[in-house]
Context: one part of a larger RNA
RNA sequence: GAUGAACGCUAGCGGCGUGCUUAACGCAUGCAAGUCGAACGGGAGAUACGUUUUCGGAUGUGUCGAGAGUGGCGAACGGGUGAGUAACACGUAGGUGACCUGCCUUGGAGAGGGGGACAACCAGUGGAAACGCUGGCUAAUACCCCAGAUGUCUAAUCAGUUAGAGAAAUUAGACUAAAGUUCCGGCGCUCCAAGAGGGGCCUGCGGUCCAUCAGCUAGUCGGUGAGGUAAUGGCCCACCAAGGCGAAGACGGAUAGGGGGCGUGAGAGCGCGACCCCCCACACUGGUACUGAUACACGAACCAGAUACCUACGGGUAGCAGCAGCGAGGAAUAUUGCGCAAUGGGGGAAACCCUGACGCAGCAACGCCGCGUGGAGGACGAAGGCCUUCGGGUCGUAAACUCCUUUUCUGAGAGAAGAGAAAGGACGGUACCUCAGGAAUAAGGCCCGGCUAACUACGUGCCAGCAGCCGCGGUAAAACGUAGGGGCCAAGCGUUAUCC
Numbered sequence: 001g002a003u004g005a006a007c008g009c010u011a012g013c014g015g016c017g018u019g020c021u022u023a024a025c026g027c028a029u030g031c032a033a034g035u036c037g038a039a040c041g042g043g044a045g046a047u048a049c050g051u052u053u054u055c056g057g058a059u060g061u062g063u064c065g066a067g068a069g070u071g072g073c074g075a076a077c078g079g080g081u082g083a084g085u086a087a088c089a090c091g092u093a094g095g096u097g098a099c100c101u102g103c104c105u106u107g108g109a110g111a112g113g114g115g116g117a118c119a120a121c122c123a124g125u126g127g128a129a130a131c132g133c134u135g136g137c138u139a140a141u142a143c144c145c146c147a148g149a150u151g152u153c154u155a156a157u158c159a160g161u162u163a164g165a166g167a168a169a170u171u172a173g174a175c176u177a178a179a180g181u182u183c184c185g186g187c188g189c190u191c192c193a194a195g196a197g198g199g200g201c202c203u204g205c206g207g208u209c210c211a212u213c214a215g216c217u218a219g220u221c222g223g224u225g226a227g228g229u230a231a232u233g234g235c236c237c238a239c240c241a242a243g244g245c246g247a248a249g250a251c252g253g254a255u256a257g258g259g260g261g262c263g264u265g266a267g268a269g270c271g272c273g274a275c276c277c278c279c280c281a282c283a284c285u286g287g288u289a290c291u292g293a294u295a296c297a298c299g300a301a302c303c304a305g306a307u308a309c310c311u312a313c314g315g316g317u318a319g320c321a322g323c324a325g326c327g328a329g330g331a332a333u334a335u336u337g338c339g340c341a342a343u344g345g346g347g348g349a350a351a352c353c354c355u356g357a358c359g360c361a362g363c364a365a366c367g368c369c370g371c372g373u374g375g376a377g378g379a380c381g382a383a384g385g386c387c388u389u390c391g392g393g394u395c396g397u398a399a400a401c402u403c404c405u406u407u408u409c410u411g412a413g414a415g416a417a418g419a420g421a422a423a424g425g426a427c428g429g430u431a432c433c434u435c436a437g438g439a440a441u442a443a444g445g446c447c448c449g450g451c452u453a454a455c456u457a458c459g460u461g462c463c464a465g466c467a468g469c470c471g472c473g474g475u476a477a478a479a480c481g482u483a484g485g486g487g488c489c490a491a492g493c494g495u496u497a498u499c500c
Stems, first nucleotide, its partner, number of pairs: 001499003005496005012371006018364002020329001025327003029324003034073003039070002045064008080282003090206007099199003104195007112146004121136006151175007208254003215245003220242001222240004227235001257279004261272004284305005307318004335361001337360003343357001344355004374404004384395004409437005418427001444489005449470003455484005465472002
């Protein structure tokens, strides 16, 4: 000098930040991912008009329409945490002649014909519940079949390049379409080519400690073939061969998410990786796949385990390292707040809906910055305290007193921008402005032997105590305690911890 700090004493205000560093310990409660009726079948209920009525109602047409269901897109983003990981995890520079890419953009081509179901619903039925089971009906942009092309894929031929192919030409085989609409503008669908953005894989180099870890290795190293993947590869498998790594540190152990950066320092360096941004990993612990353009998936599924809860004992349910909040641990870390007004995201043609992302507010001197606690005048100098050589000195222009000001404070009035054309503001009656009142509401902490800036008196008497180091205290202690005085910082001041 610095800190995500804590502790002691103290405390007026504002702005901007920051706030579980410990138990990746366990969690009550609420919220954190939905949306689309312009994909679809249906529709409780409400209502207008008409018909009928035994005055309860029934029925027809129209309008509105909840909840649930099929289907589409999203849920793989955003948010959290740092456990694991010494690794192509990260950083940087490349490769992919070994790859993928929904939505978006550009260009081209197309959408012909047909079919069978399953939910919802109805009937029956099991169970305490969670949740089912059987039969029957039904729609679609859900599912299936046929035909079929500019083409795409596969195989073969030809020429040529490369260490290792594509493209082009010819032939053969396989492969596709779905509709909806007040707005007929469009929005959608299928195939192909390209782009943008995103990702997968591979490689060189770089960044911890221990050699009191010296040898390690059997899918191990390589080949052939087959499988698998979007794709290379011992990734997996069969067979063959015996290799591969290592003092330029293999293997083992310990520690640790990495980077941009942050602190310090003249720099070199040393230490760190909170907040913000990028990447990675994880989601009670371990494993597995499904769906999908993308997951081996925090608020999805299955299995096992630990834990907790419900149970009619047969069986079930749950996962805050999302935002709040609770318990525990700890020296220690906040509200079960407001709003989608803005920015951004998902769905939708849109209106709009959702959004604890985010924008704000609350708490905390935790940090940085700013402001204030009054200004001017005022005595050879009040009172009082302290000291005294008893003359005086000092607190001290300090106070009183006079004049003035109003930042703050209190009260009143007015009152935003943030919202690109109209309306629309959580913050917020906030900021800012105006007026009135009145010095009014606002100073402490540590230190004074040397280092180190600041000295006397009394008390105590190796006691009580101080202390960062040297060291003070045993009768005149500037070092202990108190008082007066002084020094340094100041809404803070000290102490402790850690780094330079």